About this RNA: The prediction has a mean pLDDT of 77. This is a predicted structure of an 85-nucleotide RNA (Glycine riboswitch aptamer) from uncultured Litoreibacter sp. The source organism's lineage runs through Bacteria, Pseudomonadati, Pseudomonadota, Rhodobacterales and Litoreibacter.
RNA sequence: GGACAGAUGUUGGGAGAACCAGUUUUCUGGUGCCGAAGGAGCAACCGCCUCGGAAUCUCUCAGGCUAAAGAACCGACAUCAGGAU
Repeated sequence: GGACAGAUGUUGGGAGAACCAGUUUUCUGGUGCCGAAGGAGCAACCGCCUCGGAAUCUCUCAGGCUAAAGAACCGACAUCAGGAU
């Protein structure tokens, strides 16, 4: 110098799913629905393999089904901590 890759922050993108009634400023009730905050379950798989880590799968407790917000995940930048070579 630095492949690779972790955490945090900023920033850009970011899906799905209804209707009715009441009510008046996105609220309440009923039924139905969605999965990509979180949570839980099984487990492919992975590891330091006596024991651990585990999903985009499954369940919907929570959340959501107008907008806004949020949003797994991906890209860029910055900082911190590693680092093949």